RNA sequence: AGGGUAGUAUAUCAAUUGGUCAGAUUACUCCGUUUGGAGCGGAGAGGCUCCUGGUUCGAGUCCGGGUUACCCUA
Numbered sequence: 001a002g003g004g005u006a007g008u009a010u011a012u013c014a015a016u017u018g019g020u021c022a023g024a025u026u027a028c029u030c031c032g033u034u035u036g037g038a039g040c041g042g043a044g045a046g047g048c049u050c051c052u053g054g055u056u057c058g059a060g061u062c063c064g065g066g067u068u069a070c071c072c073u074a
C1' cells in the first nucleotide's frame, strides 16, 4: 500500500432475504429461601446497535465515507 473479518447492555454473544417494545447468559440492585453466607427461585435496572451521511413507509441489517482491533498479501 491492497484485500478480508469484526465493532450491539459491565462482560461474552444472539437478532431469520429490512418489519411491529433489540433479546440471552454473566455481573449489578431488591425480595424469598438460610441462624448467616454461598447456591437456588423471583423481580428490577441497564442499549440512541463504533462515528457520519444516504436509500426506504420502515435500517442492528442495504449503500458511500471515516475510525478502531485482528488476519492475509505485497
Stems, first nucleotide, its partner, number of pairs: 001073007011025003019057001028044006050066005
Molecule: transfer RNA
Organism: Mucilaginibacter sp. OK268